[in-house]
Molecule: c-di-GMP-I riboswitch aptamer
Organism: Gracilibacillus orientalis
């Protein structure tokens, strides 16, 4: 370099909740908190899953609610790019 591990050292990260705040919503930020995680580090490229303030279509009719496009969100969904501590081959 590569590839494989997470046993050993050093260490990281931070799920539900709970308090503030941001949003129309999913959600996200921040502070406690630890369920876990060998990349639970990054990045919405391709799937998936969620949310729908606005937009245009669709069809149904008592109107509101469905579908679609469009936006958005999710790296702790999975795949994929990039990067990396330790230890073994």
């Nucleotide at each position: 370099a590569u590839c494989a591990g997470a046993a050993a050292a050093a260490g990281g990260c931070a799920a539900a909740c709970c308090u503030a705040u941001u949003g129309a919503g999913a959600a996200g930020u921040a502070g406690g908190g630890a369920c876990g995680c060998a990349a639970a580090g990054u990045u919405a490229c391709a799937g998936a899953u969620c949310c729908g303030u606005a937009a245009a279509a669709u069809g149904c009719a008592u109107a509101g609610g469905a579908u679609u496009u469009c936006g958005g969100a999710u790296g702790g969904c999975u795949g994929a790019g990039c990067u990396a501590c330790c230890u073994g081959a």